Annotation: Predicted 3D model of a 104-nucleotide RNA (SAM riboswitch aptamer (S box leader)) from Spirochaetae bacterium HGW-Spirochaetae-5. The model forms 97% of the base pairs in the Rfam consensus. It matches the Rfam family "SAM riboswitch aptamer (S box leader)". Rfam links the family to the GO term regulation of gene expression. Its mean pLDDT, the model's own confidence on a scale to 100, is 83.
RNA sequence: AUCUUAUCAAGAGUGACUGAGGGACAGGCCCUUUGAAGUCACGGCAACCAUUCUGUCAAAGGAAAAGGUGCUAAUUCCUUCGGAUUAAUUCCGAGAGAUGAGAU
Numbered sequence: 001a002u003c004u005u006a007u008c009a010a011g012a013g014u015g016a017c018u019g020a021g022g023g024a025c026a027g028g029c030c031c032u033u034u035g036a037a038g039u040c041a042c043g044g045c046a047a048c049c050a051u052u053c054u055g056u057c058a059a060a061g062g063a064a065a066a067g068g069u070g071c072u073a074a075u076u077c078c079u080u081c082g083g084a085u086u087a088a089u090u091c092c093g094a095g096a097g098a099u100g101a102g103a104u
Base pairs, nucleotide, nucleotide: 001104002103003102004101005100006099007098008097013042014041015040016039017038021031022030023029026079027078028077043072044071045070048068049067051063052062053061054060076096080094081093082092083091084090
C1' cells in the first nucleotide's frame, strides 16, 4: 500500500514548552491568542487483540485492565447515491473516512 472482516448516537484532560492554525478531502458550519496544531509529563475512557472463566470444539456470553493498539469539542460535526416514508421528517442500504484484527 491492497484485500477481507468487525465497530463507529455512549465514554474520557490537565500541566509544561511553543506560538497560528485546526476539525481527512471540497462546501457548510464550528473551534482557536481566555492559546490552534505539534512535542513532552502525568492522568482518563473504552474493551479490538492478547489474558482469564463458562462452553467438548466452534459460536456466544462473563471477568479483569498488568501487555499491544486506539481514543480523550461538536453523531464519523453535517453533506453524497439508491430505496421506503412524512405535515415537518425519519428509517434502511450503499459509498467515503477512521480504528482494530487477519492476509498478501